[in-house]
Context: one part of a larger RNA
RNA sequence: GCCAACGAGUUUAUUCUGUGUGGCUUACAUAAGUCCUGAGAAGGAAAUAUGUGAAGUGAAAGCGAGGGUUAACUGCCCGCAUGUUUUACCUCCAUUUAACAUAAUUUGUGUUAAGUGGAGGUAAAAUAAUAGUCGCACGGAUAAGACCCGAAGCCGGGUGAUCUAGCCAUGGCCAGGUUGAACUUUAGCGAAAGCUAAAGGGAGGACCGAACCCACUAGUCGUACAACACUAGGGGAUGAGCUGUGGUUAGCGGUGAAAUUCCAAUCGAACUCGGCGAUAGCUGGUUCUCCUCGAAAUAGCUUUUGGGCUAGCCUCGGAUGCUGACUACUGGAGGUAGAGCACUGGAUGAGGGCGGGUCUUCGGAUACCGUCUUUAAACAAACUCCGAAUGCCAGUAGGUGAAAUCCGGGAGUUACACUAUGGGCGCUAAGGUUCAUUAGUGGAAAGGGAAACAGCCCUGAUCGCAAUCUAAGGUCCCUAAAUAUAUGCUAAGUGUUAAAGGUGGUGUUGUGACCAUGACAGUUAGGAGGUUGGCUUAGAAGCAGCCAUCCUUUAAAGAAAGCGUAAUAGCUCACUAACUAAGUUGUUUCGCGCCGAAAAUUUAUCGGGGCUAAGCAUAUUACCGAAGAUGCGGGUUUUAGAAUUUAUUCUAAAGCGGUAGAGGAGCGUUCUGUUCGGCGCUGAAGUCAAGUCGCGAGGCUUGGUGGAGCGGACAGAAGUGAGAAUGUUGGC
Numbered sequence: 001g002c003c004a005a006c007g008a009g010u011u012u013a014u015u016c017u018g019u020g021u022g023g024c025u026u027a028c029a030u031a032a033g034u035c036c037u038g039a040g041a042a043g044g045a046a047a048u049a050u051g052u053g054a055a056g057u058g059a060a061a062g063c064g065a066g067g068g069u070u071a072a073c074u075g076c077c078c079g080c081a082u083g084u085u086u087u088a089c090c091u092c093c094a095u096u097u098a099a100c101a102u103a104a105u106u107u108g109u110g111u112u113a114a115g116u117g118g119a120g121g122u123a124a125a126a127u128a129a130u131a132g133u134c135g136c137a138c139g140g141a142u143a144a145g146a147c148c149c150g151a152a153g154c155c156g157g158g159u160g161a162u163c164u165a166g167c168c169a170u171g172g173c174c175a176g177g178u179u180g181a182a183c184u185u186u187a188g189c190g191a192a193a194g195c196u197a198a199a200g201g202g203a204g205g206a207c208c209g210a211a212c213c214c215a216c217u218a219g220u221c222g223u224a225c226a227a228c229a230c231u232a233g234g235g236g237a238u239g240a241g242c243u244g245u246g247g248u249u250a251g252c253g254g255u256g257a258a259a260u261u262c263c264a265a266u267c268g269a270a271c272u273c274g275g276c277g278a279u280a281g282c283u284g285g286u287u288c289u290c291c292u293c294g295a296a297a298u299a300g301c302u303u304u305u306g307g308g309c310u311a312g313c314c315u316c317g318g319a320u321g322c323u324g325a326c327u328a329c330u331g332g333a334g335g336u337a338g339a340g341c342a343c344u345g346g347a348u349g350a351g352g353g354c355g356g357g358u359c360u361u362c363g364g365a366u367a368c369c370g371u372c373u374u375u376a377a378a379c380a381a382a383c384u385c386c387g388a389a390u391g392c393c394a395g396u397a398g399g400u401g402a403a404a405u406c407c408g409g410g411a412g413u414u415a416c417a418c419u420a421u422g423g424g425c426g427c428u429a430a431g432g433u434u435c436a437u438u439a440g441u442g443g444a445a446a447g448g449g450a451a452a453c454a455g456c457c458c459u460g461a462u463c464g465c466a467a468u469c470u471a472a473g474g475u476c477c478c479u480a481a482a483u484a485u486a487u488g489c490u491a492a493g494u495g496u497u498a499a500a501g502g503u504g505g506u507g508u509u510g511u512g513a514c515c516a517u518g519a520c521a522g523u524u525a526g527g528a529g530g531u532u533g534g535c536u537u538a539g540a541a542g543c544a545g546c547c548a549u550c551c552u553u554u555a556a557a558g559a560a561a562g563c564g565u566a567a568u569a570g571c572u573c574a575c576u577a578a579c580u581a582a583g584u585u586g587u588u589u590c591g592c593g594c595c596g597a598a599a600a601u602u603u604a605u606c607g608g609g610g611c612u613a614a615g616c617a618u619a620u621u622a623c624c625g626a627a628g629a630u631g632c633g634g635g636u637u638u639u640a641g642a643a644u645u646u647a648u649u650c651u652a653a654a655g656c657g658g659u660a661g662a663g664g665a666g667c668g669u670u671c672u673g674u675u676c677g678g679c680g681c682u683g684a685a686g687u688c689a690a691g692u693c694g695c696g697a698g699g700c701u702u703g704g705u706g707g708a709g710c711g712g713a714c715a716g717a718a719g720u721g722a723g724a725a726u727g728u729u730g731g732c
Base pairs, nucleotide, nucleotide: 001732002731003730004729005728006727011144012143013142015141016140017139018138019137020136021135022134023133024132027052028051029050034045035044036043037042056063057062066078067077068076069075082128083127084126085125086124087123088122089121090120091119092118093117094116095115096114097113098112099111100110101109102108103107147285148284150282154275155274156273157272158271159270165249166248167247168246169245170244171243172242173241174239176208177207178206179204183200184199185198186197187196188195189194212236213235214234216233217232218231219230220229251267253263254262260269288666289665290664291663292662293661298311299310300309301308302307312413313412314410315409316408317407318406319405320404322401326398327397328396329395330394331393332392338386339384340383344380345379348376349375350374351373352372353371354370355369356368357366358365359364416442417441418440419439420437421436422435423434424433425432447458448457449456462634463633464632465631467630468629469628473624474623475622476609477608478607482621484620485619486618487617488616489615495611501595502594503593505592506591507590510587511586512585513584514583522579523578524577525576526575528552529551530550533547534546535545558573561572562571563570635656636655637654638653639652640651641650642649643648644647667721669718670717671716672715673714674713675712676711678710679709686705687704688703689702690701691700692699693698
């Protein structure tokens, strides 16, 4: 790792609550005990204590259809049990007819009897639901291990010093070499104390270095030879030395030349068993099927922020019944966007007055500063003389919707993401962060498009079909569909990334100027005289510089726009004529381009090929294109109607994506009861294969294998379904 088996919402409660169902309801239930039946197990009967209910309220005493609050409530809070139909009777009202009485013109009033209608009350019957109580089942809560596995830890009783630390007792071991203390003797010297020399001597936590002990360095090893080793060096090696054997100290402890070191590969508190299924707001896992609906990632509080409680949002049941979203109209409140400068605040220009500063020829002047005023143009989340659109509140009308509201059972969610828009923070950075629009999508959504691409665009998958029409997006090939049509633009492969800025690239719009009395460009000719103007200067003659810039001849010609000379000269220009001949020139609007444009494995910023349209703009017509829509057929849910029949059938309409989750209906496994007077060696279970039925979980049939048990129906009870838990055990 694979396979097989095992493996997780259970049980109890004389606890609570809800739903369904059953019994009783002149309330229900009933323990022990008693009585009866019975061999026993057990069954039955009557009745009681007791429990719940029939009344609430108050903290309570208590009071009571009322109670509490208060000195007292007109108040406030919590409460007060039946409905419908029929019949009978009684009372009242209205009305019709008849009789009588009375007043009397019709007619009015009163009484009695009969009939009708309405209201109230009493009684009986029927019926309806509700309320009550006790079982059973199911949902939930509470207490318990409480869906399962999982700590590190805490406490108690024991077991350990055969490892290791210290100590005690008794033994053992240390090749060889070196140094040469005390002390002694002898000799010499000395009065002596003593000194010197030689010889002897053999001290030392002395020296070198094996055994032995240690572990400083490097390398090897690092699924090792080894859960600390090997190799080469290193340190101690007569000592606080090393070591054998036996003993001793025990966990809230011992031991420690002290490192939290060691106490059996375990040590900031050993190991083992028990308390124990400790606890775990944490992680992981949690087993069959189909159907209906379907969330949240928000608010408040929280030693609270990855957890809870309540609300919001979901579901199921009941009730109300038009109240709902939305649309139209009407009426409101408001200070945002915008705008404005009337206030507040900040920042400018120009003019004027006053003051200061500076300068002064004292007359004044003024680059400067302050203040007041006039005027102009502007700024503001915490400015407003103003002021929308939306949104919000209310009313009227429409609005029957998997709308709304209320009551009750069950939840999950409270880590959100991106996109669009309005804001804050940030750099008008971020796939950034934090609010808002109860905006959209994802989450919980598949399909088509965007090459690929949760959050973008289109569209919401009940199932089938080799049918049709479309959306977004597309139609040269990859690749389904136009090498479509019309008119322009682009020449940059722009398209197929980017700015300020630049651009006599090109198209287009408007508006000037000149122009057949000839424009612009070109060619030919002229471009003169006074004069070399005056000054200056070495010179200055149109052309170094200063001043002036006239007149004349002319078709026209500057006291000269440029080159040039030392200065002249010379060459052009302005200006004029002729020739030629039809547009020339300035400015402006918009479109598409161009430059600006440098990155790292490989073209690499059209998805590729490639394209001059197969690019861009405008207009048009076809077609393709999805699980969208339609068509045909099937299933299922809800509602409505009809029919039969009391749970089915038919018809119609509207639905049927789905995580957490709520609700509904089923399949299968093991065992039990009743039943089928079931099946089985003429072959049970199991197993293999095929066929068939069911939406499915699954069922049935046939054949092979197998060789002795097993099933159908209706109920009941659960150790009831495996793919995941670094799951457990076994096998390979």